[in-house]
Molecule: SAM riboswitch aptamer (S box leader)
Organism: Thermoflexus hugenholtzii
């Protein structure tokens, strides 16, 4: 310091003993029916991380291994054998579909790493608009904070 979220979601014992809701001002709220810290289980979420995709975009498509073939060549083993054939294998060729990376979209999980688990981030505080008319309110941004990623 940049991004992306913040009207969803989820609590119980124990230990503490009087304050919490970030700060500051106003409001309202929660608390002796136990605040806050701390410990244990628990449980929400899906930020990172995991798995998927006929999905999008972008850059790469240089090599090279890998698949697959009623296709061509050449070689080799094995069955059959009077001849015709069969079937397998390596090689080269042709063809043919695909493998990379990054971001986003969607859809799954919950192993690991943070987080959170009264009220919208408890509301307002600035700035604009709009209703209204002397008091408040409605939007919308800002500002301050959380919480995650780099």
């Nucleotide at each position: 310091c940049u991004c992306a979220u913040c009207g969803a979601g989820a609590g119980a014992g124990g230990c503490g003993g009087a304050g919490g809701g970030a700060c500051c001002c106003g409001g309202c709220c929660c608390g002796a029916c136990g605040a806050a810290g701390c410990c244990u289980c628990g449980g929400c979420a899906a930020c990172c991380u995991c798995c998927c995709g006929u999905g999008g975009a972008g850059c790469a498509u240089c090599a090279g291994g890998g698949c697959c073939g009623a296709c061509c060549g050449g070689g080799g083993a094995g069955c059959a054998c009077g001849c015709c054939g069969c079937c397998c294998c390596c090689c080269g060729g042709c063809g043919g579909a695909g493998c990379g990376c990054u971001c986003c979209c969607g859809g799954g999980g919950a192993u690991g790493g943070u987080g959170c688990c009264a009220a919208a981030u408890c509301c307002g505080g600035c700035a604009g608009a709009c209703g209204g008319u002397u008091c408040g309110g409605u939007c919308u941004g800002g500002g301050a904070g959380a919480u995650g990623a780099g």